Molecule: c-di-GMP-I riboswitch aptamer
Organism: Pseudocoprococcus catus
RNA sequence: UAUUUAUAGGGGCAGAGCUGUCGAAAGGCAGUGACGCAAAGCCAAAGGGACUAAGGUGUUAGAAACUAUGUCAGCCGGUUGCGAUA
Repeated sequence: UAUUUAUAGGGGCAGAGCUGUCGAAAGGCAGUGACGCAAAGCCAAAGGGACUAAGGUGUUAGAAACUAUGUCAGCCGGUUGCGAUA
């Protein structure tokens, strides 16, 4: 530097659920709990995709519907790193 990943060592993270809390919601935070993950580390119009719709548009009035400035990195992607092998 590159490739690969185990049945190695030492480790790391923490799904769903539940409790509390923030939020209009999606969802976030803390605790508990581990489904799993070789990046389940980091990056949110400076790539794509998905979710929500307070406010706005819409409506005779409503409903439906549309809309991100909100959210998701454990969807893809980008980027950085540990170990082993060569």